Predicted 3D model of a 351-nucleotide RNA (Bacterial RNase P class A) from a Pseudomonadota bacterium.
[in-house]
RNA sequence: GAAGGUAGACUAGGCAAUCGCUUUUAGUUAUCUAAAAGAGGAAAGUCCGGACUCUUAACGAAAGGGUACCUUAGGAGGUUUUCAACUAAGGGGGGUGCAAAUCCAUGGAAAGUGCCACAGAAAAUAACCGCCACUCCAAAAUAUAUUGAGGUGGUAAGGGUGAAAAUGUGCGGUAAGAGCGCACGGUUUAUUAUAGCAAUAUAAUAUUCGGGUAAACCCUACUCAGAGCAAGGCAAAGUUAGCAUGUGCGGUUUUCGUUCCGAUUUAAACAUGCGGGUAUGCCGCAUAGAUAAAUGGUUGCCAUUUUCAGCGAUGAAAAUACAGAAUCCGGCUUAUUGUCUACCUUCUUUU
Numbered sequence: 001g002a003a004g005g006u007a008g009a010c011u012a013g014g015c016a017a018u019c020g021c022u023u024u025u026a027g028u029u030a031u032c033u034a035a036a037a038g039a040g041g042a043a044a045g046u047c048c049g050g051a052c053u054c055u056u057a058a059c060g061a062a063a064g065g066g067u068a069c070c071u072u073a074g075g076a077g078g079u080u081u082u083c084a085a086c087u088a089a090g091g092g093g094g095g096u097g098c099a100a101a102u103c104c105a106u107g108g109a110a111a112g113u114g115c116c117a118c119a120g121a122a123a124a125u126a127a128c129c130g131c132c133a134c135u136c137c138a139a140a141a142u143a144u145a146u147u148g149a150g151g152u153g154g155u156a157a158g159g160g161u162g163a164a165a166a167u168g169u170g171c172g173g174u175a176a177g178a179g180c181g182c183a184c185g186g187u188u189u190a191u192u193a194u195a196g197c198a199a200u201a202u203a204a205u206a207u208u209c210g211g212g213u214a215a216a217c218c219c220u221a222c223u224c225a226g227a228g229c230a231a232g233g234c235a236a237a238g239u240u241a242g243c244a245u246g247u248g249c250g251g252u253u254u255u256c257g258u259u260c261c262g263a264u265u266u267a268a269a270c271a272u273g274c275g276g277g278u279a280u281g282c283c284g285c286a287u288a289g290a291u292a293a294a295u296g297g298u299u300g301c302c303a304u305u306u307u308c309a310g311c312g313a314u315g316a317a318a319a320u321a322c323a324g325a326a327u328c329c330g331g332c333u334u335a336u337u338g339u340c341u342a343c344c345u346u347c348u349u350u351u
Stems, first nucleotide, its partner, number of pairs: 001347010013302007021038007040322001044333002047331005052228004060260003064224005069091006092106001093104004107219002112217002114213003128159002130155006137148003167185006186209001189206007232283004242274006255263002303320007
């Protein structure tokens, strides 16, 4: 000097004047005066969880959903216990990178069933070329042997295809070969020992043998009521206490959570259909609190960035991102203007 990695902080224009909008308070009786306050880091997505509210209690089972390496801390506080989504640090295993580092939807393939395109003989009941033995035909030759094309049997060592082809290498053995035998290795599982809180690692012994895939079905372990502020509560108003059909003492009807079980309700009841009346206000609701939804417009100066001109001082022009509260809180994801600090890695050059 260049190229990278990790962590953190700030920023999201500022001031003044003027006009306009919403809420509150005080005056005032006018939709008037004055004062104060008024949209974010993500308010977005509605993905996840909690507070809160309602459903009478709510056990058990089936189905279905969610989670999935280990440890610790935070979230988590008003108090003993309990407590989610998620976040962080460290460690184990695997992948990527020269490295600093980074990513993982990280339980199980020895419970079972599926799938692995194309190419290839074959993706697990393997034989295209090849190698070996026997046999047959033709040619040549006269020699124990050669060449070419067939048939039967054996083979998985050599070659080809492919991401992957029956555990690897060496020696022996064989008609040719093969764990067929031996030696040294590799894979699977179990036990023991050592280290560690643990996940795991190392070693020994025995055992086992094609690989991958569970973000394929599935298995294992743990866990899970539902609905949601248009939740819900109070007050007012309101017409006939309407008509028709069906349902009965048993599991007939209603409600509760998909089903069973269970609980509850059940004829002035319930379900379906037709007809009629009402549909307003307050609370929930917040130091912004609206309810068709306000939080803004204009002007001037300053700040920042970019471009042009200029030796310079400086001048001129343009631009200032993503975007808009609706019960509240925590998290995750997505969009996006810039600035600064610290540490680490690699390469080149000079001293």
Description
Its mean pLDDT, the model's own confidence on a scale to 100, is 75. A source record names the gene rnpB.